[in-house]
RNA sequence: CACGACAAAGGCAAACCCAUCGAAAGGUGGGGGCGCAAAGCUACCGGGCUGACGGAAUCGUUUAGCAGCGAUUCGCAAGCCAGCGGGGCCACCGAAA
Numbered sequence: 001c002a003c004g005a006c007a008a009a010g011g012c013a014a015a016c017c018c019a020u021c022g023a024a025a026g027g028u029g030g031g032g033g034c035g036c037a038a039a040g041c042u043a044c045c046g047g048g049c050u051g052a053c054g055g056a057a058u059c060g061u062u063u064a065g066c067a068g069c070g071a072u073u074c075g076c077a078a079g080c081c082a083g084c085g086g087g088g089c090c091a092c093c094g095a096a097a
Base pairs, nucleotide, nucleotide: 003094004093011036012035016031017030018029019028020027021026034083040089041088042087044086045085046084047081048080049079050078054076055074056073057072058071059070060069061068
């Protein structure tokens, strides 16, 4: 540099429950423990999720026409996921090959 054992010392914590923040996805704290050798950090690339506000489209309403208002859709902006894969950064231990 790499690799990962029925090793040692430790670490993290899925579902679910409680509290709390959020429109939501989801976050945080407590309990819990499915799993994890980077399940440490990072949304850069791919992917997934959300849809309050802004944007776009369609329909309705109204109007001379817009605007406005209501509904639906999109997922452009925006937000989230590092326990989906890749990249970047950092790190404990030491059997074997």
c-di-GMP-I-GGC riboswitch aptamer from a Rhodocyclales bacterium, 97 nucleotides, folded computationally. NCBI's taxonomy places the organism under Bacteria, Pseudomonadati, Pseudomonadota, Betaproteobacteria, Rhodocyclales. It was read from a public genome assembly, where an Rfam model found it.